[in-house]
RNA sequence: GGGCCCGUGGCGCAGCCUGGAUAGCGCGGCACUCUCCUAAGGUGAAGGUCGGGGGUUCAAAUCCCCCCGGGCCCG
Numbered sequence: 001g002g003g004c005c006c007g008u009g010g011c012g013c014a015g016c017c018u019g020g021a022u023a024g025c026g027c028g029g030c031a032c033u034c035u036c037c038u039a040a041g042g043u044g045a046a047g048g049u050c051g052g053g054g055g056u057u058c059a060a061a062u063c064c065c066c067c068c069g070g071g072c073c074c075g
Base pairs, nucleotide, nucleotide: 001074002073003072004071005070006069007068010027011026012025013024020058030044031043032042033041051067052066053065054064055063
């Protein structure tokens, strides 16, 4: 220098190919409940500008371009 993959709540992931209305799931943390107490169980709420910027579109996590970070391969 070139190619491919990944980046989404504190953590691990799905959704992306085929654009659609409030972005879900599990774990964790918090509150309540249950219990003599703890753990487990049950209920509830919170927590995300989908790595950053730009473009296309009525509409972008999703499509296009550039950049940043991580991994692998080639030279």
This is a predicted structure of a 75-nucleotide RNA (transfer RNA) from a Candidatus Micrarchaeota archaeon. Rfam family: tRNA. Rfam links the family to the GO term triplet codon-amino acid adaptor activity. The sequence was found in a public genome assembly. The coordinates come from a structure-prediction model, not an experiment, and the mean pLDDT is 83.